[in-house]
Two RNAs folded together computationally: RNase P RNA and transfer RNA, 447 nucleotides in total. Rfam match: Bacterial RNase P class A. It is annotated as a ribozyme.

RNA sequence: GGAGGCGGCCGGGUAAUCGCGCUCUUCAUCCGAAAGGGUAGAGGAGUGAGGAAAGUCCGGACUCCACAGGGCAGGGUGCUGGGUAACACCCAGGCGGGGUGACCCGACGGAAAGUGCCACAGAAAACAUACCGCCUGCCUUCGGGCUGGUAAGGGUGAAAAGGUGGGGUAAGAGCCCACCGCCGUUCCGGGUGACCGGACGGGCACGGCAAACCCCUCCCUGAGCAAGGCCAAAUAGGGGAGCAGAGGCGGCCCGUCUCGCUACGACUCCCGGGUAGGCCGCAACAGGCGGCGAGUAAUCGUCGUCGCAGACAAAUGAUUACCGCCGGUCUUCGGACCGUAACAGAAUCCGGCUUACAGGCCGCCUCCUUUU
RNA sequence: GGGCGAUUAGCUCAGUUUGGUUAGAGCGCUUGCUUGACAUGCAAGAGGUCACUGGUUCAAGUCCAGUAUCGCCCA
Numbered sequence: 001g002g003a004g005g006c007g008g009c010c011g012g013g014u015a016a017u018c019g020c021g022c023u024c025u026u027c028a029u030c031c032g033a034a035a036g037g038g039u040a041g042a043g044g045a046g047u048g049a050g051g052a053a054a055g056u057c058c059g060g061a062c063u064c065c066a067c068a069g070g071g072c073a074g075g076g077u078g079c080u081g082g083g084u085a086a087c088a089c090c091c092a093g094g095c096g097g098g099g100u101g102a103c104c105c106g107a108c109g110g111a112a113a114g115u116g117c118c119a120c121a122g123a124a125a126a127c128a129u130a131c132c133g134c135c136u137g138c139c140u141u142c143g144g145g146c147u148g149g150u151a152a153g154g155g156u157g158a159a160a161a162g163g164u165g166g167g168g169u170a171a172g173a174g175c176c177c178a179c180c181g182c183c184g185u186u187c188c189g190g191g192u193g194a195c196c197g198g199a200c201g202g203g204c205a206c207g208g209c210a211a212a213c214c215c216c217u218c219c220c221u222g223a224g225c226a227a228g229g230c231c232a233a234a235u236a237g238g239g240g241a242g243c244a245g246a247g248g249c250g251g252c253c254c255g256u257c258u259c260g261c262u263a264c265g266a267c268u269c270c271c272g273g274g275u276a277g278g279c280c281g282c283a284a285c286a287g288g289c290g291g292c293g294a295g296u297a298a299u300c301g302u303c304g305u306c307g308c309a310g311a312c313a314a315a316u317g318a319u320u321a322c323c324g325c326c327g328g329u330c331u332u333c334g335g336a337c338c339g340u341a342a343c344a345g346a347a348u349c350c351g352g353c354u355u356a357c358a359g360g361c362c363g364c365c366u367c368c369u370u371u372u
Numbered sequence: 373g374g375g376c377g378a379u380u381a382g383c384u385c386a387g388u389u390u391g392g393u394u395a396g397a398g399c400g401c402u403u404g405c406u407u408g409a410c411a412u413g414c415a416a417g418a419g420g421u422c423a424c425u426g427g428u429u430c431a432a433g434u435c436c437a438g439u440a441u442c443g444c445c446c447a
Stems, first nucleotide, its partner, number of pairs: 001368010012323007020048008028039004050343001054354002057352005062224003074220003078216001079093005094108001095106004109215002114213002116209003131154002133150003137146003162180006181204001182202003186199005228280004238271005248261003285307001287306008326339005373446007382399004392430001401417005423439005
């Protein structure tokens, strides 16, 4: 100088003016005896989006419904140990794979429990088998044919029944041997463990697929803040009371009138459910920052300190000045002018993952080249 | 805000359950025949990033993740 790896951070800044949401407060005003409470007004102070607020993919808190306990069914998790409220997250380690390396990636239990699948090609796709070839024997019209052996070589396929070398043989073959690989209710050593190293034994029996069914391990078991709770208009239903009126039946005779029973309707008042609407849930919590301690780390403990949006068709914005980033034009290389502003945007809250993102900063590490 | 589903030819849909050789059907489109010409009919043909990107597998429209678009339900 170049090319990379890992971790962390920022996400325009300052000031002024105007505007918006929320909280507190002063005045004004209303209710009330007061305490206190309310309000379409005015003023002041404070505060006001994110690293992902997103996707809703996991996990919890919280709330309601259901519920003796357990099983079945269903869904999920999946090497080991640790962390956590919990997780499919995080940390450390093991094993496998990739990279020269820093380092990165892994849905990483079981295929000798069972079922199933492995198209085409190929002799054969899983109780192995034989197309070409090689070899023995027999026959021969010398082209070859038949019988038996074999699986080293060729061929097919994504995948062909351990690999290399030697011995051996008619030709061959774990048939035998050495090394490597594989296997084991074996032994020794290390480790909490996954697992690692070694010894011994076995000629090898055991192809792949579980993001196919399934088996094993552990976990979950309904719904979601539009959950749920409280207050409660107008209108229309429901229940009750009162009063006047009208109808029917009966008590005495035709009627009027009066009384009793029964039912109806209007009006007034009360009660209850519930809608609009309002309030709560709802902002102080697995909280942030700093110090110390434990731990390799994730994380935990302790002390101090801080208060950090809370709306409901939904506020968090605009303008100006200076500076900063990026792009363009001009340039007397001092600078001037113009343009652009990443992804996106709270909605019950929290821990993660994933996805989107202009531009920039810091730290540690690796490889190559050059110079000293 | 929360809970679900779909995406295959120009259009409407099969195929996904149980992964397999060249993904089909109807309508539409093109060409030819038939007709004086058209419709109908007959024959042939074209047309596909299986929404997109990765992964599992020998092999993915199908299985598993992520992304995008569209639709439905809940006061």